[in-house]
RNA sequence: CUUAUCGAGAGUGGCUGAGGGCCGGGCCCGAUGACGCCACAGCAACCGGGUCGCACGGGCGACCGCAGGUGCUAACUCCCGCCCCCUUACGGGGAAAGAUGAG
Repeated sequence: CUUAUCGAGAGUGGCUGAGGGCCGGGCCCGAUGACGCCACAGCAACCGGGUCGCACGGGCGACCGCAGGUGCUAACUCCCGCCCCCUUACGGGGAAAGAUGAG
């Protein structure tokens, strides 16, 4: 850079010790110890693997958790921040940005 997905799911212990959720606004989490690190456990099924079916242009689809490579385990990517619709508001759609996988 390209592409797919992002409303579901899944926590305990140890260490540490004050901030953390990127930024702004909000709203949350946090000394009943958050965030972070480590261990173990788990979730999921993107890649890989297996079985079956259809193709047979070596691909497509369904199923299996296999625990092999990643990822993840507060809140929709916590919500809004830009555009459009509706509009008092609420609400809806999209974009941007971000995250993860594959290339």
Notes: Model confidence (mean pLDDT): 83 of 100. A computed fold for a 103-nucleotide RNA from a soil metagenome, annotated as SAM riboswitch aptamer (S box leader).